[in-house]
RNA sequence: GGGCUAUUGACGCAGCCAGGUAGCGUGUCGGGCUUUUAACCCGCAAGCCGGGGGUUCGAAUCCCUCAUAGCCCGCCA
Repeated sequence: GGGCUAUUGACGCAGCCAGGUAGCGUGUCGGGCUUUUAACCCGCAAGCCGGGGGUUCGAAUCCCUCAUAGCCCGCCA
């Protein structure tokens, strides 16, 4: 230098191909149960999707660019 993949609550992931105001699990918090803790059961909150720009009535999703991480290839000697 080239190619590919990933980036979504505190954590692990789905949703992207095929656009229509984001879902699952864990965890936190509250409640129930229990003498209490754990386990189990119920419920709440928490993300507008890595940054910026574009297309569109509408973008996590499509396009461009940048950043970070990982893998592969090439170049130099």
Molecule: transfer RNA
Organism: Promethearchaeia archaeon